[in-house]
RNA sequence: GCGGAUGGCUGGAUGGCCGCGGCCCGGCAACGGGGCGAGGAAAGUCCGGACUCCGGAAAGGAAUGGCGGCGGGUAACGCCCGCCCGGGGCAACCCGAGGGAAAGCGCCACAGAAAACAGACCGCCCUCGGCUUCGGCCAGGGCAAGGGUGAAAAGGUGGGGUAAGAGCCCACCGCGCCCGUGGCAACACGGGUGGCACGGCAAGCCCCGCCAGGAGCAAGGCCAAAUAGGGACCGCGCGGAGGUGAGAGCCUCCCGGGAUCUUUCGCCCGAGUGGUCCGGGUUGGCUGCUGGAACCUGUCGGCAACGGCAGGUCUAGAGGAAUGGUCAUCGCCGUCCCGAAAGGGGCGGUACAGAAUCCGGCUUACAGGCCGUCCGCGCGC
RNA sequence: CGGAGUGUAGCGCAGCCUGGUAGCGCACCUGCUUUGGGAGCAGGGGGUCGGAGGUUCGAAUCCUCUCACUCCGA
Numbered sequence: 001g002c003g004g005a006u007g008g009c010u011g012g013a014u015g016g017c018c019g020c021g022g023c024c025c026g027g028c029a030a031c032g033g034g035g036c037g038a039g040g041a042a043a044g045u046c047c048g049g050a051c052u053c054c055g056g057a058a059a060g061g062a063a064u065g066g067c068g069g070c071g072g073g074u075a076a077c078g079c080c081c082g083c084c085c086g087g088g089g090c091a092a093c094c095c096g097a098g099g100g101a102a103a104g105c106g107c108c109a110c111a112g113a114a115a116a117c118a119g120a121c122c123g124c125c126c127u128c129g130g131c132u133u134c135g136g137c138c139a140g141g142g143c144a145a146g147g148g149u150g151a152a153a154a155g156g157u158g159g160g161g162u163a164a165g166a167g168c169c170c171a172c173c174g175c176g177c178c179c180g181u182g183g184c185a186a187c188a189c190g191g192g193u194g195g196c197a198c199g200g201c202a203a204g205c206c207c208c209g210c211c212a213g214g215a216g217c218a219a220g221g222c223c224a225a226a227u228a229g230g231g232a233c234c235g236c237g238c239g240g241a242g243g244u245g246a247g248a249g250c251c252u253c254c255c256g257g258g259a260u261c262u263u264u265c266g267c268c269c270g271a272g273u274g275g276u277c278c279g280g281g282u283u284g285g286c287u288g289c290u291g292g293a294a295c296c297u298g299u300c301g302g303c304a305a306c307g308g309c310a311g312g313u314c315u316a317g318a319g320g321a322a323u324g325g326u327c328a329u330c331g332c333c334g335u336c337c338c339g340a341a342a343g344g345g346g347c348g349g350u351a352c353a354g355a356a357u358c359c360g361g362c363u364u365a366c367a368g369g370c371c372g373u374c375c376g377c378g379c380g381c
Numbered sequence: 382c383g384g385a386g387u388g389u390a391g392c393g394c395a396g397c398c399u400g401g402u403a404g405c406g407c408a409c410c411u412g413c414u415u416u417g418g419g420a421g422c423a424g425g426g427g428g429u430c431g432g433a434g435g436u437u438c439g440a441a442u443c444c445u446c447u448c449a450c451u452c453c454g455a
Base pairs, nucleotide, nucleotide: 001377002376003375004374005373006372007371008370009369010368012330013329014328015327016326017325018324020037021036023034024033025032026031039352043363044362046361047360048359049358050357051216052215053214054213056265058264059263060262061261062260064212065211066210067209068208069083070082071081072080073079084098085096086095087094088093099207100206104205105204106201107200108199121147122146123143124142125141126140127139129138130137131136155173156172157171158170159169160168174196175194176193177192178191179190180189181188182187220287221286222285223284230278231277232276233275234274235273236272239254240253241252242251243250244249255270256269257268258267294313295312296311297310298309299308300307301306331350332349333348334347335346336345337344338343382454383453384452385451386450387449388448391407392406393405394404401438409425410424411423412422413421431447432446433445434444435443
C1' cells in the first nucleotide's frame, strides 16, 4: 500500500422569535419568572422477571407447552461469558435448535433389480449338462468386484486370496466395547479387543433430563355520576348427624360446590344465589405512576460475563395523548460553476424512527462519521 | 396499550395437522347449438402458495424473522 476479519462510540452544533406538557415560586385571578422534557432501537411483542388480581399459588402425580454439549454469570431467561465437539476459511475469525435413531411406531416420492428382514438389471465365474452355423445360446449353480439408477445402495483405501469374488484374511482409517492417564465437566490422548453386527429423518410421533398455575396497568384500588335492576338460557337447591346454649348462635364429623384434571393438607360458601349471552345507562376524577435488579467515577476480585466496596447524581411522566415550527450561522456528503493552485460561490441532501406500568435480553430497521485490535499478500528500511 | 387470527389463479375457498402430483366453484378463451344473445354441452389457458432465511434428498405444509390485513378487550 492492497484485501479481509472483528470490538466499540456517535448519529448534528449554537443563537433569535413563536408555541406545547408536567413541576416549583409569586399572584384572588388573568398571568409572570425559573427549571426539566424521547431512543439506540422508545419498534416487533419473540423470551425472562418485578408488580397486581384470580380460591393458597402449598406438596405429589397426570395432561399441555417450552428448553437441550459442559462449566460459570444473573432476580430470572430460550440471554451473556469461557471452554469442548463438528463444519468452513491459508489465516485473523465465522457458523451450529449441539441429548437419544442398538426402547418402540411411522416415512423415505420419482428413478431403480433392490430403499432397511436387503437385493440381482447389465455384468463376472463354474459345470462330467443340452444345442451349435463354433461367434455363442439355453439350463443348473456360485458372486457382488465393476457399470447403471438415486439425496442415500448396507464400512473406506491398499494388499493377499479365489474359478470369480467377498472382513474371507492382513495393515491403516472409521465404528462399537473395555482399561489407563489428564481435566470440576463436556471431552482429549494412549493401549487392548470385537470383526461390521449399527443408512437418514426426532424444526414426524416419541423416550430421557430440566422448567412452567392462569390472566394482564384497558391488571387492580377509591370516589362521583347514571340506571328499569330489562330479556333469554343453564346449574344448585332450601344439606345431614352429634355436642353445647333459654334462644340467636358456636364447635366437631360427614356430604355437595369453588378457576385444566386428580390425591393430600388448608381456605371460602351451603341459600335465592351463581354463571353465560343479548339489550340499556355511564363513558368523569384521583390512584397504581415513575428512585430503580438505576446511572456515573474510582478501586478490589475474576481470563471474561459479572460481582463487592467507597464517593457522587436525580434523569420525561402525558391520558385521543406534550417533546414542535421557522429564520440565521456553522459542520458533513453529493454535484455544478469560477480559478494554475490555495480557495470562493450556487443548488440539493443530512438516516431509521418516536416514550405510554417498569426493568433484563433477543431480533428487526438505520444516510453518514469516528476510534481501536488482529490476519493474509506485496514493497522499502 | 394488551391479546387472538388470516394471507393459495381476477374473486370466494379446499389442500397444511400426517412434507413428494397445487385442486373446486364463479369468472376468462375456443368450438358446438341459436336468426342473434343468454342458458346448456365439449375442450383449454392462467399460480410457483405475502416476503426472506433455516431443517430435510425434497417445504404451500415444519421452525425462525419480517410485511400487510382482520377481529376482541375498560

This is a predicted complex of two RNAs, RNase P RNA and transfer RNA, with 455 nucleotides together. Rfam match: Bacterial RNase P class A. Its family is annotated with tRNA processing, dimeric ribonuclease P complex and ribonuclease P activity in the Gene Ontology. By type it is a ribozyme. The coordinates come from a structure-prediction model, not an experiment, and the mean pLDDT is 79.